Molecule: RNase P RNA; transfer RNA
Organism: Anaerolineaceae bacterium
C1' cells in the first nucleotide's frame, strides 16, 4: 500500500424571510415539532371492556442446551450435523420414525414384507439353499479386506461406521475414553400424530363523559343478546303494555378525556464473556382528527437515498446515494 | 385505522403434493365462388423471491398487487 470480513456510528448542515399543527401568553410575542426504519401488521405485550375472566373439549403457536426479558416465533452465550472461503467469518438443521395411522408417483422382483435375472446343490422341465453379483429409483436391509462355505451370508474376524452400559469433565446439550453389541430391517412429523410448554374474546371505530337534531310507518315475532368455534355455567334485555329482528324513511357527522413522566433518554460507576441488571447524577422530547414539519433566497460539503407519526411500547422482516469509526484476516514491500 | 378474502393461458375457471386440464377468444388448414357456421391442428398461463421435500400450482417464510367489512342518535 491492496483486497476482503465482522460491529457501530451520520441521513445534509448554517443563516435570513414566508407559512403551518401544537403549548404558553390579555395582546406583541416566545417555546417546541417525525424514523431507523415512523412502513408491513408477522410475532408478544401493555392499556380498555366482556364477570376480579370461569369449567372441559376443539384449535393454534413454540421445539438441540442454559441463561436475559413484562412477553416473544426475539436477543446472548454454548453444542452437534451438513454447506461456502486460504483465512477472518458467512450459513444452514436440530423434540419423537418401536403409540398407531397415511403418503412414497413413473421406474423396479421388491418401498416394508418380498426374490425377476443369477449362483450353488440334489433323486432335476422339479425340489431346496442363498442375498455374493446384476437390472430400476431420490431411496433397496451397514462400508472395505480377508475367513469360511457346495455357493453365500456379521456366520466369523480385523479397521472404519452404528447403538448401548460405565467413568471422567461439563448447570445442560453434548464430548473423551474403557468395555460390550454383530448391526437390531427404509424416508417422510414446514403429512396427520404423540411428547413437553404456553394461549379466554375482541381491539383506542377498545372504552368513558357531554351535547346537538329529528319522525315516525309496515311486517315477523317468543325468545334475544353477551361471554366462545362447541358444550356446561353465568350475565343482560323481554314474554303480548313486545325484548329483539327484517323493510321503508328521518336526524347528525361534535367537543372533551383516554393521549404521552414512559417496561422513557444521556451520561458516570457496579456486577456479568454476553444479552442484560443495579444504583447515581442530570433531562423532558410531535400529539393531528382530512390530518401540521413546508417553500424561497444565500453559503459551505460530497449535491443528499428510502421513507413520513395516529393509544404506546419490545421485536421481527423489507425498502434504503453516500461519509465515517473501530477491530480483524490475507497478500506483497520495507526495518 | 382495525379486521377478512383473493391472485392459474388474452378472458372466465379446474386442479390443492406426482405430466397443468376445459370453454370462449386467436393463428394455420380443410369445406365454401366469398364470409359465417362446422370439422381438424397448434400456440399460449399458476403474481415475484427464498426454504421443505426424490419431487411444490398445491407446504412453511417473506415481499407485491386487488377486493370486501366495520360510526353514532332514534
Nucleotide at each position: 500500500c491492496a483486497g476482503g470480513u465482522c460491529a457501530g456510528c451520520c441521513a445534509g448542515g448554517u443563516g435570513c424571510g414566508c407559512g403551518c399543527g401544537c403549548u404558553c401568553a390579555a395582546a406583541c410575542g416566545a417555546g417546541u415539532g417525525a424514523g431507523g426504519a415512523a412502513a408491513g401488521u408477522c410475532c408478544g405485550u401493555a392499556c380498555a371492556c366482556c364477570a376480579c375472566a370461569g369449567a372441559g373439549c376443539u384449535g393454534g403457536a413454540u421445539g438441540c442446551c442454559a441463561g436475559g426479558u413484562a412477553a416473544c416465533a426475539c436477543c446472548u452465550g454454548g453444542g452437534a450435523g451438513g454447506g461456502c472461503g486460504u483465512a477472518a467469518g458467512c450459513u444452514u438443521u436440530c423434540g419423537g420414525a418401536u403409540c398407531g395411522g397415511g403418503c412414497c408417483a413413473c421406474a423396479g422382483a421388491a418401498a416394508c414384507a418380498u426374490a425377476c435375472c443369477g449362483c450353488u446343490c440334489c433323486a432335476a422341465g422339479g425340489g431346496a439353499g442363498u442375498a455374493a453379483g446384476g437390472u430400476u429409483g431420490a431411496a433397496a436391509u451397514g462400508g472395505u479386506g480377508g475367513u469360511g462355505u457346495a455357493a453365500g451370508a456379521g456366520a466369523c474376524c480385523a479397521c472404519c461406521g452404528c447403538g448401548a452400559u460405565c467413568u471422567u469433565g461439563g448447570u445442560a446439550a453434548c464430548a473423551a475414553g474403557c468395555u460390550c453389541g454383530g448391526c437390531a430391517a427404509g424416508g417422510u412429523a414446514a403429512c396427520c400424530c404423540c411428547c413437553a410448554u404456553c394461549c379466554g374474546g375482541u381491539g383506542c371505530a377498545a372504552g368513558g363523559u357531554c351535547a346537538a337534531a329529528c319522525a315516525g310507518g309496515a311486517g315477523a315475532g317468543a325468545g334475544a343478546g353477551c361471554u366462545u368455534g362447541c358444550u356446561c355455567g353465568g350475565c343482560u334485555c323481554a314474554u303480548u303494555u313486545g325484548a329483539u329482528c327484517u323493510c321503508c324513511g328521518g336526524g347528525u357527522a361534535g367537543a372533551c378525556c383516554g393521549c404521552a413522566u414512559g417496561a422513557g433518554c444521556u451520561g458516570g460507576c457496579u456486577g456479568g464473556u454476553g444479552a442484560c441488571a443495579g444504583u447515581c447524577a442530570g433531562c423532558c422530547u410531535a400529539g393531528a382528527u382530512a390530518g401540521a414539519u413546508g417553500c424561497g433566497c444565500a453559503u459551505c460539503c460530497g449535491c443528499g437515498a428510502c421513507a413520513g407519526a395516529a393509544u404506546a411500547c419490545g421485536g421481527c422482516u423489507u425498502a434504503u446515494c453516500g461519509g465515517u469509526u473501530g477491530a480483524c484476516c490475507u497478500g506483497a514491500g520495507a526495518u | 385505522u382495525g379486521g377478512g378474502g383473493g391472485a392459474u393461458c388474452g378472458u372466465c375457471u379446474a386442479g390443492c403434493g406426482g405430466c397443468a386440464g376445459g370453454a370462449c377468444a386467436c393463428g394455420u388448414g380443410a369445406c365454401u365462388c366469398u364470409g359465417g357456421a362446422u370439422c381438424a391442428c397448434g400456440g399460449c398461463a399458476c403474481c415475484g423471491g427464498g426454504g421443505u421435500u426424490c419431487a411444490a400450482a398445491u407446504c412453511c417464510c417473506u415481499g407485491u398487487c386487488c377486493c370486501c367489512c366495520a360510526g353514532c342518535c332514534a